[in-house]
Molecule: c-di-AMP riboswitch aptamer (ydaO/yuaA leader)
Organism: soil metagenome
């Protein structure tokens, strides 16, 4: 510069003992994204409690506890910007949360705005903007 990902930008204060700038750092706001939360609807016995962010549903083998291969639904990667289709090629297909408790859901009501980069590829068709 440039990719995942909601995780970006604007303002006030504070902080330095001359001042001004910028950072860590508090505070508000905007955008973004997530959660509870009614009428209708939808479900409806009992056991294995149930639930949520996420692309990470789900299956076979081997272990028969950890745990590993291997498939898999899905995902992501380039191009003067931006979607969106197809065809190759690469990459991912984790993890972490609530804590007996939440089905959709106007109104209202809470929360988050971090992290990481091991995809920094090519071709083909549209459409829009400027």
């Nucleotide at each position: 510069c440039g990719c995942c990902g909601a995780a970006u930008c604007c303002g006030c204060g504070g902080u330095g003992c001359g001042c001004g700038u910028g950072c860590g750092c508090g505070c508000g706001g905007a955008g973004c994204g997530g959660g509870g939360g009614a009428c209708c609807c939808a479900u409806c016995a009992c056991c294995u409690g149930g639930g949520g962010c996420g692309a990470g549903a789900g299956g076979u083998c081997c272990a028969c506890a950890a745990g590993g291969a291997c498939c898999a639904a899905g995902c992501g990667c380039a191009a003067g910007c931006u979607c969106u289709u197809u065809c190759g090629g690469c990459g991912c297909g984790a993890g972490c949360c609530c804590g007996u408790c939440a089905g959709c859901u106007a109104a209202c009501c809470c929360c988050g705005u971090a992290g990481g980069c091991c995809u920094g590829c090519g071709a083909a068709a549209g459409a829009g903007a400027a």